[in-house]
RNA sequence: GGAGUCGGCCAGGCAAUCGCUGCGUCUCACGACGUGGAGGAAAGUCCGGGCUCCAUAGGGCAAGGUGCCAGGUAACGCCUGGGGGGCGCGAGCCCACGGAAAGUGCAACAGAGAGCAAACCGCCCAAGACGCAGCCGUUCGUGACGGGACCGGCCGGCAUCGCCGGUCGAGCCGUCGCGGCAAGUGCUGCGGACGGCAAGGGUGAAACGGUGCGGUAAGAGCGCACCGCGCCGGUGGCAACACUCGGUGGCACGGCAAACCCCACCUGGAGCAAGACCAAAUAGGGAAGCGCGCGGGCCCUCGGGCCCGUUCCUGCGGCCCGCAGGGGCUUCCGGGUAGGUCGCUCGAGGCGCACGGUGACGGGCGUCCCAGAUGGAUGAUUGCCCGCGACAGAACCCGGCUUAUCGGCCGACUCCCGCC
RNA sequence: GGGCCAUUAGCAAAGCGACCCAAUGCGCUCCCCUGUCGAGGGAGAGAUCGUCCUUUUGAAUCCGACAUGGCCCGCCA
Repeated sequence: GGAGUCGGCCAGGCAAUCGCUGCGUCUCACGACGUGGAGGAAAGUCCGGGCUCCAUAGGGCAAGGUGCCAGGUAACGCCUGGGGGGCGCGAGCCCACGGAAAGUGCAACAGAGAGCAAACCGCCCAAGACGCAGCCGUUCGUGACGGGACCGGCCGGCAUCGCCGGUCGAGCCGUCGCGGCAAGUGCUGCGGACGGCAAGGGUGAAACGGUGCGGUAAGAGCGCACCGCGCCGGUGGCAACACUCGGUGGCACGGCAAACCCCACCUGGAGCAAGACCAAAUAGGGAAGCGCGCGGGCCCUCGGGCCCGUUCCUGCGGCCCGCAGGGGCUUCCGGGUAGGUCGCUCGAGGCGCACGGUGACGGGCGUCCCAGAUGGAUGAUUGCCCGCGACAGAACCCGGCUUAUCGGCCGACUCCCGCC
Repeated sequence: GGGCCAUUAGCAAAGCGACCCAAUGCGCUCCCCUGUCGAGGGAGAGAUCGUCCUUUUGAAUCCGACAUGGCCCGCCA
């Protein structure tokens, strides 16, 4: 000098004039003066809490959410530190990162085969079966008796697909009887599949460990060495987890749970139009008194007066039922609307200092008060300066996350080039 | 303040892990038919499934964030 990573901060400034609004003082009032007046996201409303009302014995189911470990916090899906995995030369960044040996389900196309899989090309002919050829060799069917163990069944032992021993027997061999005059048996070689293999090719996102040596008919964890993996133990760590650690298993355990699900943990519901208080007018509810009308009783000088009751009275109607209409005045009580007051901003608060902690953070001391409206304030004009100014504005409050955002500053660190 | 839905071609609208670089209808383009237009017949084009990510072998579809549009609820009698 260039490229980059992480963290923090600012959000045009100053002055004048005219306005808006909360509070304080003065004023009867109008008003005057003083003082305060948006953000890092005030936003989206995606999480968590405070506050308020309602509900609630305890526990479970359902529904929703979270998901490596430890810590922080009022709490969280947030933050810090650590572990594991991935990316980057590096500073550093990213990860919904529990369980697939509880169960169910999914995997198009391609491919032989896609879930305790399969054999297309390919490799092989050892065993057994089959076919062909050659050699040896000559007799068949049935019954009885005898023999033996190649093959087969069963039992036992040992272990790679297999081997060994015992036992049984209708195949086999021998002898005899009866019937018949027909074509069988052994060995060797070759072939290929209706046999063996899963190395190599090929398909796919994914094909049941990798490399090498041995082994074999060809092959294969079939055996061995190393690597990987699982399990058990040991060591370190609070833990997740790690290990040039020890033993053990030839590998048995592929992927998807932002598919259903299982496991662990968390969650009662609503929201400041929550909610509390004061409280007109009108209508309606309740109570008391007075009174009209009616019914009953008593007294009386027959005019009336007093007491009690009243869900009753009037009209239609012979009566009941039914239908229609009426039911006054005064006072008080409670609910409740308009309206008003509170909730409302002093708070898990800001700043500074030192302390504990790797850190998130915690506790301590000092200091400061910093919007609070209810048709809803924070604006307009002018002048000067600079780098010509983005996203955007409170409405109960707070902690996070996410999204939007012209530019600029500070600190720490990494890589490359050059010079001393 | 609280809750819910939709977005797919010019318009309407189906599809909700592969069959799908996505059905269908109207519309559009070309050809045939007609003297011409319409109707009819035939052929064809036109969609980065609102945007950006995540999970998965694979996303219009699942998850998250965002954008746009729309709907519902609340108090008293």

Source information: This is a predicted complex of two RNAs, RNase P RNA and transfer RNA, with 497 nucleotides together. It holds a member of the Rfam family "Bacterial RNase P class A".